[in-house]
Formats: sequence, structure tokens, C1' cells
RNA sequence: UCGGGCGGCCGGACGGUCGCGGGCGGCGCCGCCUCGGUAGUGCCGCUCGAGGAAAGUCCGGCCUCCGCAGGACAGGGUGGUGGGUAAUGCCCACCGGGGGUAACCCCAGGGAAAGUGCCACAGAGAACAGACCGCCUACGUCCGCCUCGGCGGGCCGGCAAGGGUGAAACGGUGAGGUAAGAGCUCACCGCGCCCCUGGAGACAGGGGCGGCACGGCAAACCCCACCCGGAGCAAGCCCAAAUAGGGACCGACGGCGUGGUCCGCGCCGCUACCAGGUCCGGGUUGGGCGCUUGAGCUCCGCGGCGACGCGGGGCCCAGAGGAAUGGCCGUCCUCGACAGAAGCCGGCUUACAGGCCGCCCGGCGCG
RNA sequence: GCCCCAGUAGCUCAGUUGGAUAGAGCACCGGUUUCCUAAACUGGAGGUCGCGCGUUCGAGCCGCGCCUGGGGCG
Repeated sequence: UCGGGCGGCCGGACGGUCGCGGGCGGCGCCGCCUCGGUAGUGCCGCUCGAGGAAAGUCCGGCCUCCGCAGGACAGGGUGGUGGGUAAUGCCCACCGGGGGUAACCCCAGGGAAAGUGCCACAGAGAACAGACCGCCUACGUCCGCCUCGGCGGGCCGGCAAGGGUGAAACGGUGAGGUAAGAGCUCACCGCGCCCCUGGAGACAGGGGCGGCACGGCAAACCCCACCCGGAGCAAGCCCAAAUAGGGACCGACGGCGUGGUCCGCGCCGCUACCAGGUCCGGGUUGGGCGCUUGAGCUCCGCGGCGACGCGGGGCCCAGAGGAAUGGCCGUCCUCGACAGAAGCCGGCUUACAGGCCGCCCGGCGCG
Repeated sequence: GCCCCAGUAGCUCAGUUGGAUAGAGCACCGGUUUCCUAAACUGGAGGUCGCGCGUUCGAGCCGCGCCUGGGGCG
């Protein structure tokens, strides 16, 4: 200097002014009372006021209510090992596999000898496999030639090395062996089993045995291990006016009316309802709580490779309920993207103009 | 706040154990027929299977993440 990898941060700045939402203080007015406060309202002053994703609602929790003896089944999720955490499908470190010259990146990464299922087309054969081309003629048999030693061909056969098909062909390479061949035999590699060593473990290294049996797919069913009760702040809780209706008690007048007591009707008796009052409980509406001090932010020290943990100091950082962040002016710059809280946290994912910082790798040049 | 469904040609839809060159009807274009048109017959064109990544030999179909549209409950 060019190209690349990884991690972190910012996301217009400053000042003035007019507004908006919350909190605190002071003063004024009005209401209440136990006379000191308190609800409301107006003015003034001070102070705070969106994000890294506030988003998607995809995971995990806190909180609240409901349910619940315990367990199992069903259903859903997770899936190398160890750790971190309140918890997680998140994060860290390591192992194994793959990619890259490298820094580094990616992996749903348990089980295919528990069982079931699928493997199109092509191909001889696709899972207890198979013989199209090809190779062979040792053994058996037949024919021809013949110099009677053999040679050539057919049948019956043998083989799976080579060709060919396919995503995949029932271990690979080399040597021996053979009629030709073949784990048939041997060496190395792969695979399986057993043992030893190292490691906390995944796993790694080594030794022995086995002559190869065991193709792939579980983001097909399934099996194994572990995790999960349901709903969600419109959860849920408190206060409470008027009207209608419900319940309890008191209850005037009239026994007129209506209903019950009767199989039906009439009469009598009993009883209930019917004005009004007091109290209670529930619902609608309204108000309040939940509502923001919290697994909080930040600085320093210590422990740990790290995620993170421990200790100490400092800080308070929106809280609405038709729902607040905007307008104007001035100066400056790189001329400003995606986007707006609604119970709260921890993650993941997605969107994002532009800019800054740090570490690392490779190429070229110069010293 | 909590959930569900759909997306395939211009339109309406098929597409099952994953195995095609992705089909059908209407519409469109050419031809035959007719004086012309319609109908009829015949031939043809037309696809990012919403997008991306993955699993697999192979994905419209399976998995994950997004986008768009529609719907339900409180």
C1' cells in the first nucleotide's frame, strides 16, 4: 500500500425560543376534615422524557390468576462434550467433520446389528444383489484339423479383475497366487470387537484379534436420553355514585286485586306478591393499584482461557391511558438510514444512510 | 395481547408415500371455416411454484428464517 477475516462503538452536534407528557417545590382559589393535612384547579420555577433494534412475537424467565396426591400416557420441543446463567433452542471453551493459502468461517453433530418404509431414470444387478460387454477352458463331454505331441471351436461350466450404468455397485491400493480370477493369502489403509495409556468428558494415541459381516436416508415413521400443567397486565386486585333488578329486615291501608293450597268450581281459612324505608351482595360506568429500583446502569479491584462470577464506590435513567419528543431561528459538519415505548427482563431473528476504533491474515514494494 | 390459514401461468384452481420437460379450464396469439364476426375445429406461446438458507443423489412437496394477504378469540 492493496485485498481479506474478526470484534467493539456511534447513529447529526451545540445554543436560543414556542409547545407537549411525567415528577418535585412555591404561591393563589375552591371543597373536606380530627386544623394539620389532603383531592381538584390556575400560574411560576426546577428537573426527566424512546431504540439499537422500542419491530417480528420466534425462544426462555419474572409476575398474576386458575388447576394440581404422585406417576404414567398422549402431544410438543431439544440433541457431540464440559461449563455459564434465574432460565433458554442463548452464550463460552473444547472435540469430531467440512471449506479456505491463511486469519477465520460453517455443521438439526444421538441411534441405520430394535423394527417398518423409500432409493425415480439409467443399468445385467439397488440390498440375504447381479452377469450386458468381457476374461478363462484347468476339470467333464462333443466336433473338426492333425506331423498323434497338440491346435481350434461348441456344450456344460468357472470368474467378477477390466469396460459400461448410476447419487450410490456388497471394502481400497500394491504384491503373491490362479486356467482366469477372487480376502484366496500377505503388507498398509479403512471398518468392527477387546485391552492399555492420556484426558473431567466428547475424544485422541498405541497394541492385539477378526478376512469384511455392517450401502444411503431418521429436516420418513420410529427408538433412546433430557425438558415442558394451563392461561396471559383486557393477567389480576381495591374503592364506588345514579337507575333497573336480586336478598334480608321493618312495614301503613285494603282484605279490593293476582298467584299458591283443591281433580274442577264456589265459599271460608292460611300464605306469598303489591307503597315506602334501612342494610347487604353482584354487574355496567368511573377512579385507583398492578406501572416501573431492576436477574438495573456505570467505574475500579480480584478470580476464570472465556461466557461469567465476587467485592467495593457512584448513579436514578419515560411511565401515558385517545395515549407525550414536534415547529421555528442561528452556527457547524461527513447533510443525517432503519424506525416510536404501552407489565418487565434475558436472548434470537429481521431492517438500517454513513462513520469511527482495535486486533489478526495474505500479496507486493521499500528500509 | 394470544392464535390460525393461504401464496403454483393474466384469472380460477389441480399437483401424496420427494422421482415430470410442473398440468387443467377460462383468457391470449396463429391457422381452418365465413362476405365479416361469434361459435366450432386445430396448433402454439406464456411459470423466479412468494423470497432466502439448508436436508437429500434429487425439493412445488421436508426443515428453519423472512415477506405479503386474509381470518378468529379476548

Record summary: This is a predicted complex of two RNAs, RNase P RNA and transfer RNA, with 441 nucleotides together. Rfam match: Bacterial RNase P class A. Its family is annotated with dimeric ribonuclease P complex, ribonuclease P activity and tRNA processing in the Gene Ontology.